[in-house]
Context: one part of a larger RNA
């Protein structure tokens, strides 16, 4: 120096554990904010750095409940206290609540400086309490910022596919900006259909990867119909009437036309007005703004809850063996010195709230003011204008300008009012079918920030969220980017004393089933490093 064994020492594999993550579902909730939010800053404790709660009344204060013996938070330890005249702890309400954040008295390099008015305190110095932004407003009051993801509109990429790229596509996607709600948004046919017919809007499944569209490449991709969920209809404009009214005309009396209020109407077998008729009601029924305003439930703490202190054995422990019992509307689960229905805490099952929130401004009773109906007959009025439609340029429909309707408009034009008007994929007749150009609408549907529950051929520490606490140590002007790190034992019984040393350590005693479980602690692989002892050279 190699080899083989023994025995170490490094390291931190593995297995074996779970405080933490992941996902699905299902309830509840779906908002907070100038009465100052969301996040901080600085503070606060007898000792007090961090974390947590809290806030100059600062690990709190008061009240009403619930709970029933120990508490003064993680987190010991000293003090020095509190509590059965009910603490600590648990839950409603309330109270303080610096400073800085929209931030808002004025400035400003967030937590800072500097005013003003009123009012008090002080001899003064100064200090204290309240006020003072800005836009809207119907003069009461509203808005503003912040919030996961869903939703609505208004803007709108590019990689990438097309095996190269322009049209296409990715996509109306990602972002970006406005809005709002517990859902949004859509909606009561100027729809569809097809010669039968259906009856508003939305979600699914099917129809269908079909009809088509497409440099007919790469893609794109429907509707009609049929099965489900849900299920609801409603209101102005206008004709007409009646009253207010500004302006015109007129000496006047009074008229005309613009507007405002009120009736009145709201339809496609066209409907209403207005006139004539008949029929029915007419103390009654209907609508019905608007003040008042439940309960039952439910949620926020809790509460009761069967059955072995069995007996031997093994063990450090008995939850395990073998014998013998008991419950079960309870044999889900987790805990306890090893695998426990019957020890704990819990499980099935039954109970519970002063207060405050849902439930609900619901039911409910009151109730100002409004109120005829329906048929028939007459064809005078009315039935949503820079609107429809019509050229040009776009956009959007599955549909790329095509044969390209149907919606939507930037530009230029421009109609009809029921003998009307629109649609039925150029157009045209015929036929059906519906009535634009005003407006609201519940449920079924999306989504999960936050409470709860529940469950896993989902992870076990190089894994599962970045994070077994951490947006932390650290980097970076900065916008950011960002780790690593679990495990003694059944209980600290965490090793008194003695020894060896400057201390690390470490030998002995002791604890303890076990100290090669000794805090660099469960197991302890491999690389790599030793000591002993054989063989080899």
């Nucleotide at each position: 120096u190699g080899c083989a064994c023994a025995c170490g020492g490094c390291g931190g594999a593995u297995g074996c554990c779970u405080u933490g993550g992941c996902a699905c579902a299902g309830a509840c909730c779906g908002g907070c904010g100038a009465u100052g939010a969301a996040g901080g800053a600085c503070g606060u404790g007898g000792c007090a750095a961090g974390c947590u709660g809290c806030g100059a009344a600062a690990a709190u204060c008061c009240u009403c409940g619930g709970g029933g013996a120990g508490c003064u938070g993680c987190a010991a330890g000293c003090a020095a206290g509190c509590a059965c005249a009910g603490a600590u702890c648990c839950g409603g309400g309330g109270g303080u609540g610096u400073c800085c954040g929209a931030a808002u008295g004025g400035g400003g390099c967030a937590a800072c400086c500097c005013g003003g008015c009123g009012g008090g305190a002080g001899c003064a110095a100064u200090c204290c309490c309240g006020u003072c932004a800005c836009c809207c407003u119907u003069a009461g009051g509203g808005g503003a910022g912040c919030u996961a993801a869903c939703c609505c509109a208004g803007g709108g990429a590019a990689c990438u596919g097309a095996a190269a790229c322009a049209u296409c596509u990715a996509a109306g996607u990602a972002c970006c900006u406005g809005g709002a709600g517990g859902a949004a948004a859509a909606g009561a046919a100027a729809u569809c259909a097809a010669u039968c017919g259906a009856g508003a809007u939305u979600c699914c499944c099917a129809a269908a990867g079909u009809a088509g569209c497409g440099g007919c490449g790469a893609g794109c991709g429907a509707a009609a119909u049929g099965g489900g969920a849900a299920g609801a209809g409603c209101c102005c404009a206008a004709a007409c009437c009646c009253g207010g009214g500004u302006g015109g005309g007129g000496u006047g009396a009074c008229u005309c036309a613009a507007c405002c209020g009120g009736g009145g109407g709201u339809u496609g077998u066209g409907g209403g007005g207005c006139c004539g008729u008949a029929u029915c009601a007419u103390c009654a029924g209907g609508c019905g703004a608007g003040a008042c305003g439940a309960a039952a439930g439910c949620a926020u703490a809790g509460c009761g809850g069967a059955a072995c202190g069995g007996u031997a054995c093994u063990g450090g422990a008995a939850c395990g063996u073998a014998c013998g019992a008991c419950c079960g509307c309870a044999g889900a689960g987790g805990g306890u010195g090893a695998g426990a229905g019957u020890c704990c805490c819990g499980u099935a099952u039954g109970c519970g709230a002063a207060a405050u929130g849902c439930g609900a401004g619901u039911a409910g009773g009151c109730g100002a003011g409004c109120u005829g109906a329906u048929g028939c007959g007459g064809a005078c009025c009315c039935c949503g204008a820079g609107u429809a439609g019509g050229c040009c340029g776009g956009g959007a429909c599955a549909c790329g300008u095509g044969a390209a309707a149907c919606c939507c408009u930037g530009g230029c034009u421009g109609a009809a009012u029921c003998c009307g008007g629109g649609a039925g994929g150029a157009c045209c007749a015929u036929c059906u079918u519906c009535c634009a150009a005003g407006g609201c609408u519940a449920a079924a549907u999306a989504c999960g920030a936050g409470u709860c529950u529940g469950u896993g051929a989902c992870c076990g520490a190089u894994a599962g969220u970045g994070a077994a606490g951490a947006g932390u140590a650290c980097c970076g002007u900065g916008a950011g980017g960002g780790a690593a790190a679990g495990g003694u034992g059944a209980a600290a019984a965490g090793a008194a004393c003695g020894c060896c040393u400057g201390a690390c350590g470490g030998c002995g005693a002791g604890u303890g089933a076990a100290a090669u479980a000794g805090a660099c602690c469960c197991u302890g692989a491999a690389a790599c490093c030793g000591u002993g002892u054989g063989c080899a050279u």